[in-house]
RNA sequence: UGGAACGCUGGAAAGUAGGACGGGCGCGCCCGUCCUCGCCGAAGGAGCAAGGCCGCGCUCUAAAGAGCGGGUCGGAAUCUCUCAGGUUCAUGGACAGCGGGGGC
Numbered sequence: 001u002g003g004a005a006c007g008c009u010g011g012a013a014a015g016u017a018g019g020a021c022g023g024g025c026g027c028g029c030c031c032g033u034c035c036u037c038g039c040c041g042a043a044g045g046a047g048c049a050a051g052g053c054c055g056c057g058c059u060c061u062a063a064a065g066a067g068c069g070g071g072u073c074g075g076a077a078u079c080u081c082u083c084a085g086g087u088u089c090a091u092g093g094a095c096a097g098c099g100g101g102g103g104c
Stems, first nucleotide, its partner, number of pairs: 001102001006099005015037001017036009038087003044083001045081003051073004056069005
């Protein structure tokens, strides 16, 4: 100075929507799967900005070069998308803090 796994703590948003089937029992409620409609963004995934290169076009310049545009490479987020995921609680959860551990 402090990697990854791992441990502890904290950790948001959005439907107890409608329907079909199955199961449970306390018989009108609960659970599971699927479908439809709406919604959310913080597992995962995708998009791009800066930046590098080319000098291709236009403009300016005595020149070097500069500005704007173009091509190409590259590429971040808690931004954007909503494929996935989620949408009472719980679970999960990016991320944060403290440990842990590695290297010189």

This is a predicted structure of a 104-nucleotide RNA (Glycine riboswitch aptamer) from an uncultured Caulobacterales bacterium. It matches the Rfam family "Glycine riboswitch aptamer". Rfam links the family to the GO term glycine biosynthetic process. Rfam describes the family as follows. This family represents the bacterial glycine riboswitch. The coordinates come from a structure-prediction model, not an experiment, and the mean pLDDT is 77.